[in-house]
Context: one part of a larger RNA
RNA sequence: GAUUGAACGCCGGCGGUAUGCUUAACACAUGCAAGUCGAACGCGAAAGUAACCUUCGGGUUGCGAGUAGAGUGGCGGACGGGUGAGUAACGCGUAGGAAUCUGCCUAGUAGUGGGGGACAACCAGAAGAAAUUCUGGCUAAUACCGCAUACAACCUACGGGGAAAAGAGGGCCUCUUCUUGAAAGCUCUUGCUAUUAGAUGAGCCUGCGUCGGAUUAGCUUGUUGGUGGGGUAAUGGCCCACCAAGGCGACGAUCCGUAGCUGGUCUGAGAGGACGAUCAGCCACACUGGGACUGAGACACGGCCCAGACUCCUACGGGAGGCAGCAGUGGGGGAUAUUGGACAAUGGGCGCAAGCCUGAUCCAGCAAUACCGCGUGUGUGAAGAAGGCCUGCGGGUUGUAAAGCACUUUCAAUUGUGAGGAAAAGUUUAAGGCUAAUACCCUUAGACCUUGACGUUAACUUUAGAAGAAGCACCGGCUAACUCCGUGCCAGCAGCCGCGGUAAUACGGAGGGUGCAAGCUUUAAUC
Numbered sequence: 001g002a003u004u005g006a007a008c009g010c011c012g013g014c015g016g017u018a019u020g021c022u023u024a025a026c027a028c029a030u031g032c033a034a035g036u037c038g039a040a041c042g043c044g045a046a047a048g049u050a051a052c053c054u055u056c057g058g059g060u061u062g063c064g065a066g067u068a069g070a071g072u073g074g075c076g077g078a079c080g081g082g083u084g085a086g087u088a089a090c091g092c093g094u095a096g097g098a099a100u101c102u103g104c105c106u107a108g109u110a111g112u113g114g115g116g117g118a119c120a121a122c123c124a125g126a127a128g129a130a131a132u133u134c135u136g137g138c139u140a141a142u143a144c145c146g147c148a149u150a151c152a153a154c155c156u157a158c159g160g161g162g163a164a165a166a167g168a169g170g171g172c173c174u175c176u177u178c179u180u181g182a183a184a185g186c187u188c189u190u191g192c193u194a195u196u197a198g199a200u201g202a203g204c205c206u207g208c209g210u211c212g213g214a215u216u217a218g219c220u221u222g223u224u225g226g227u228g229g230g231g232u233a234a235u236g237g238c239c240c241a242c243c244a245a246g247g248c249g250a251c252g253a254u255c256c257g258u259a260g261c262u263g264g265u266c267u268g269a270g271a272g273g274a275c276g277a278u279c280a281g282c283c284a285c286a287c288u289g290g291g292a293c294u295g296a297g298a299c300a301c302g303g304c305c306c307a308g309a310c311u312c313c314u315a316c317g318g319g320a321g322g323c324a325g326c327a328g329u330g331g332g333g334g335a336u337a338u339u340g341g342a343c344a345a346u347g348g349g350c351g352c353a354a355g356c357c358u359g360a361u362c363c364a365g366c367a368a369u370a371c372c373g374c375g376u377g378u379g380u381g382a383a384g385a386a387g388g389c390c391u392g393c394g395g396g397u398u399g400u401a402a403a404g405c406a407c408u409u410u411c412a413a414u415u416g417u418g419a420g421g422a423a424a425a426g427u428u429u430a431a432g433g434c435u436a437a438u439a440c441c442c443u444u445a446g447a448c449c450u451u452g453a454c455g456u457u458a459a460c461u462u463u464a465g466a467a468g469a470a471g472c473a474c475c476g477g478c479u480a481a482c483u484c485c486g487u488g489c490c491a492g493c494a495g496c497c498g499c500g501g502u503a504a505u506a507c508g509g510a511g512g513g514u515g516c517a518a519g520c521u522u523u524a525a526u527c
Stems, first nucleotide, its partner, number of pairs: 001527004006523002009520002013374006019367002021332001026330003030327003035075003040072002048063006082285003091210007100202002105198008113147001115145002122137006154161002167190006211257003218248003223245008260282004264275004287308005310321004338364001340363003346360001347358004377407004387398004411468001413463001416460002421454001426448008471516005476497003482511005492499002
């Protein structure tokens, strides 16, 4: 000199854009942060409302309504969000590899036949303070289980063996049964099963690189390799039996300490050095330790089981919990924000869709924490006013500074107008496709009607008036800037050299000056 996720002190006008527990991975009150689907299924609770009854407390029935409150079932809770404790490791970075899986999505091929028995909800009963649990009975399905089919995938000794499925919704009446209706039938959409490819994502292996210590020199027995098995989606001592005795190490093994890694950030002419906040990629973790279940995917932050510590409830028999999600509280600390708004946009989950959910996200609030921009007036004005300070008493300086005169009105205040962030969705019309069909459905185009948290938005505009807006540090040398008074090795200053013991440009005050400026010093830290 540059820099910072900074902090302290003094001071403080506005706006924009960023950033904001670096410490205790300490403990957490409260609310919210993951649901959704009635176009898979059976039931039918409640709010509200109407009628009737009423002991005026309420009760019954209908609507509510095939609304989604509980339940079965499906998909999603493995994403998104947080943190950096652990980890010196194939963890990360980079370059490769072969022995793998992959829900949803895309393209293709072939199917979607015929049956069965249950379990919730519900009803009845029972146990318990509660959490919850037990017994009996009824029932549906895209839940569950067989049978059939079978080119296949896969396995194979090449003979063979070997699976599956589920329906739902919209429309029509040409044909048939037919009073209507409904069903069959036709057709469209979407599911389901098997399989082949793709895409995406994930698992595994290897070369090289990746902090300090030798006052850590030897380490290793599933250890190193082989054979045969088991196990896995998959290779492999991953695991097991047997056999061999290997494997690593001064090019630093083992041990100890420290640490998430990277793109990058800061600094520097560079080479380097230091760091790894925000943003992005990867990894690890979710009160501590262990374990598996489900699933395409987890050994799963807001799932389960066991053990432990802690907290809470209890009728003492037993139960409940996990903010390193967003806010917020206590504590620790020099130190770090609101128990805010909205799903309007972007994205995600579910759904045919409308839509619902979303502390992701978008916004607002707080903080000069940082960077950037703007303002605090402009011109004129010598009687060089008054006052202050100095003085050699003549004057000098503050100083065009002020006053005065003439202007301007950014920003703030005030009045009104008012973009853009909105694309969609819905309704309707037309054309095309599909079709037996002018239904339905899909695609495209047009019209209409709307959808904004921010928001009293940005921007423009009205009104008034210099009106509301300057401080901080320093002035001995380094280092830009000097005099007086007080003090008298005292009080004090200080980054280094050093000042102060009676004329202190170095202490304290004043006048003046210098530097930076809504900031300025100091402290800490890096180069």